[in-house]
Context: one part of a larger RNA
RNA sequence: CACCGCCCGUCACACCAUGGGAGUUGGGUUUACCCGAAGGCGGUGCGCCAACCUCGCAAGAGGAGGCAGCCGACCACGGUGAGCUCAGCGACUGGGGUGAAGUCGUAACAAGGUAGCCGUAGGGGAACCUGCGGCUGGAUCACCUCCUU
Numbered sequence: 001c002a003c004c005g006c007c008c009g010u011c012a013c014a015c016c017a018u019g020g021g022a023g024u025u026g027g028g029u030u031u032a033c034c035c036g037a038a039g040g041c042g043g044u045g046c047g048c049c050a051a052c053c054u055c056g057c058a059a060g061a062g063g064a065g066g067c068a069g070c071c072g073a074c075c076a077c078g079g080u081g082a083g084c085u086c087a088g089c090g091a092c093u094g095g096g097g098u099g100a101a102g103u104c105g106u107a108a109c110a111a112g113g114u115a116g117c118c119g120u121a122g123g124g125g126a127a128c129c130u131g132c133g134g135c136u137g138g139a140u141c142a143c144c145u146c147c148u149u
Stems, first nucleotide, its partner, number of pairs: 003112001005109001008105002011102001013099004018094003023089012039074001041072004047067003052063004115136009
């Protein structure tokens, strides 16, 4: 300040964070498949090789071993698909918060001018309204019971 009070909701404006959102961008991760360098490993090794072994007087022949080559599994990178997760953006959209002096009304607070509130259903610019059930945390009047003086 104290009814010239208090106060509710829609709407409008500004700002803030936030939910939904076709999608889109990037990071992390899981999984299936494809590819499969280098490398060592395994196999093969008809081509190649001085040293070892055997045969041979010798030339040389055979063996062992090795090399190239080829094959295989492993596998880095890469590719394709699917999933999970995090973050950014996103037309539009939902409410929320905040903001001296905006709009509409006046729901609540005194019986707030239809008592209020709770539940529920329907309706309505909005606060709300109406129906049904419940409560008194309702005023007033009357009656009853009890207590005190």
This is a predicted structure of a 149-nucleotide part of an RNA (small-subunit ribosomal RNA, 3' minor domain) from Frigidibacter albus. Model confidence (mean pLDDT): 81 of 100. NCBI's taxonomy places the organism under Bacteria, Pseudomonadati, Alphaproteobacteria, Paracoccaceae, Frigidibacter. Rfam family: Bacterial small subunit ribosomal RNA. Gene Ontology terms of the family: ribosome and structural constituent of ribosome.